[in-house]
RNA sequence: GCUCUCAUAGCUCAACGGAUAGAGCACGGGCCUCCGGAGCUCGGGAUAGAGGUUCGAAUCCUCUUGGGAGCA
Repeated sequence: GCUCUCAUAGCUCAACGGAUAGAGCACGGGCCUCCGGAGCUCGGGAUAGAGGUUCGAAUCCUCUUGGGAGCA
C1' cells in the first nucleotide's frame, strides 16, 4: 500500500429493512432483614462519526476513525 472483517448500555451479547432497540451481569431506589447478603420489585443508561438510498436504516451504500486478520 491492497483485500477481508468487526464497532449496540459500564461488561457480555440479541434485534427478516417495520411496534417504545431487548436480555443477563453490573449500578441506583423501594420491599424484606437487627445490619448486610440472598430474594422480590421499580428505574437510569447504548446503535463509533459524517453523508446517501428508502415511506421507513442498528441493518443497505460511500467516506472517515479505531480494533483484528491476510497478501505484498